[in-house]
A computed fold for a 73-nucleotide RNA from Alkalihalophilus pseudofirmus OF4, annotated as transfer RNA. Its mean pLDDT, the model's own confidence on a scale to 100, is 81. Its Rfam family is "tRNA". Rfam classes the family as a transfer RNA. Gene Ontology term of the family: triplet codon-amino acid adaptor activity. The source organism's lineage runs through Bacteria, Bacillati, Caryophanales, Alkalihalophilus and Alkalihalophilus pseudofirmus. The RNAcentral record of the sequence draws on Rfam.
RNA sequence: GCUUCCAUAGCUCAGCAGGUAGAGCACUACCAUGGUAAGGUAGGGGUCAGCGGUUCGAAUCCGCUUGGAAGCU
Numbered sequence: 001g002c003u004u005c006c007a008u009a010g011c012u013c014a015g016c017a018g019g020u021a022g023a024g025c026a027c028u029a030c031c032a033u034g035g036u037a038a039g040g041u042a043g044g045g046g047u048c049a050g051c052g053g054u055u056c057g058a059a060u061c062c063g064c065u066u067g068g069a070a071g072c073u
Base pairs, nucleotide, nucleotide: 001072002071003070004069005068006067007066010025011024012023013022019056027043028042029041030040031039049065050064051063052062053061
């Protein structure tokens, strides 16, 4: 220098034939217990790495940039 893959909640990840964003754990409140853990119910939390483009509409498609991982030279 070139190629491929990855970037979504505090953490681990799902969501890819475009249609107002989810799970588990964690966190908060309550229930329950003599009390704790486990358990049950409810809730908070993410402008989907950044910028631009296509589209009525983009986490999803296209381009560039940034960071990470692998391969080639």